[in-house]
Context: one part of a larger RNA
Molecule: small-subunit ribosomal RNA, central domain
Organism: uncultured prokaryote
RNA sequence: CUGGGCGUAAAGGGCACGUAGGCGGCCCACCCAGUUGGGGGUGAAAGGCCGUGGCUCAACCUCGGAAUUGCCUCCAAAACUGAUCGGCUAGAGUUCGGAAGAGUUUAGUGGAAUUCCCAGUGUAGAGGGGAAAUUCGUAGAUAUUUGGAAGAACACCAGUGGCGAAGGCGGUUAUCUGGACCGGUACUGACGCUGAGGUGCGAAAGCUUGGGGAGCAAACAGGAUUAGAUACCCUGGUAGUCCACGCCGUAAACGAUGAGUGCUAGAUGUCGGGCAGCAUGCUGUUCGGUGUCGCAGCUAACGCGUUAAGCACUCCGCCUGGGGAGUACGGCCGCAAGGUUAAAACUC
Numbered sequence: 001c002u003g004g005g006c007g008u009a010a011a012g013g014g015c016a017c018g019u020a021g022g023c024g025g026c027c028c029a030c031c032c033a034g035u036u037g038g039g040g041g042u043g044a045a046a047g048g049c050c051g052u053g054g055c056u057c058a059a060c061c062u063c064g065g066a067a068u069u070g071c072c073u074c075c076a077a078a079a080c081u082g083a084u085c086g087g088c089u090a091g092a093g094u095u096c097g098g099a100a101g102a103g104u105u106u107a108g109u110g111g112a113a114u115u116c117c118c119a120g121u122g123u124a125g126a127g128g129g130g131a132a133a134u135u136c137g138u139a140g141a142u143a144u145u146u147g148g149a150a151g152a153a154c155a156c157c158a159g160u161g162g163c164g165a166a167g168g169c170g171g172u173u174a175u176c177u178g179g180a181c182c183g184g185u186a187c188u189g190a191c192g193c194u195g196a197g198g199u200g201c202g203a204a205a206g207c208u209u210g211g212g213g214a215g216c217a218a219a220c221a222g223g224a225u226u227a228g229a230u231a232c233c234c235u236g237g238u239a240g241u242c243c244a245c246g247c248c249g250u251a252a253a254c255g256a257u258g259a260g261u262g263c264u265a266g267a268u269g270u271c272g273g274g275c276a277g278c279a280u281g282c283u284g285u286u287c288g289g290u291g292u293c294g295c296a297g298c299u300a301a302c303g304c305g306u307u308a309a310g311c312a313c314u315c316c317g318c319c320u321g322g323g324g325a326g327u328a329c330g331g332c333c334g335c336a337a338g339g340u341u342a343a344a345a346c347u348c
Base pairs, nucleotide, nucleotide: 003320004319005318006317007302008301012316014201015200016199017198021194022193023192025088026087027086029084031082033081034080035077036076037075038074039073040072041071042070049065050064051063053061054060091191092188093187094186095184096183097182098181103177106174107173108172109171110154114150115149116148117147119145120144121143125136126135162169163168206247207246209244210243211242215241216240220236221235222234223233258315259314260313261312262311263310266293267292268291269290270289271288272287273286274285275284276283277282278281297304298303321348322347323346330341331340332339333338
């Protein structure tokens, strides 16, 4: 460079916004850069190829042709791509009305539970477990009843329910704010898709500083178990888990399935809207989501199947036998932990 690929065999970037670039709807006119046809110039010779000829043949040599797939230039064509002018509304967007939602931010607030503290009742056990022990308790525990304090999480509702680009989001009230959906009118007039670099977001753990600390709980200590037990089980328990500011930038970040558009049988459940009918929850229909099954088709099979892994197109990312290795070295980033980019020798 090319080919074939990327659900599970190697392979979809964690996710978005967006720069360059690539690609891009319908109609008219025009230009002719790409494109197509024809002409001219050039594309040295030798060599190679085809056909003759000369050495008795051949090697060798001579002549002619074709080829040299290219470049330049002239003439012409105008379907397609492209440039320009003008127009359109089916893509995209704006506007009005409606309505769903754990989408986001901040500040309040509520009850249950847990632990602790004060007090009352009350007496010998309580905890724990397979069985025990460590542990707590006559300095009054466990249990129970008022009162008080603290922190964290929000039972039921709750649902292959909803929302969000992903990570993720669940008591309740207010506040700020994003997006999607349905219906209607008018408007803009291709304003679109993708997206190398770049920028932002990004669970948990971890890090810095300052708070907070009920429960849980790495490390750690003890008790058991065991041949041993640096574990599983039990009693404790510190970081951490929580808040604020700032870092880290990784996950089986998974649908192990990039984004967008069009096309290709249906059946059935559910969520948010619209329309019509019958009349208070059904039927039919139509948009948008989310599931199950399934035709054609696809697939190595499993399976996928209008939410495609089917049929096509556009753009990006990635793969190229196993180990060595997501390692070394170097660069960049980070306080560090480390992250990212990423080999080779050797070996099978």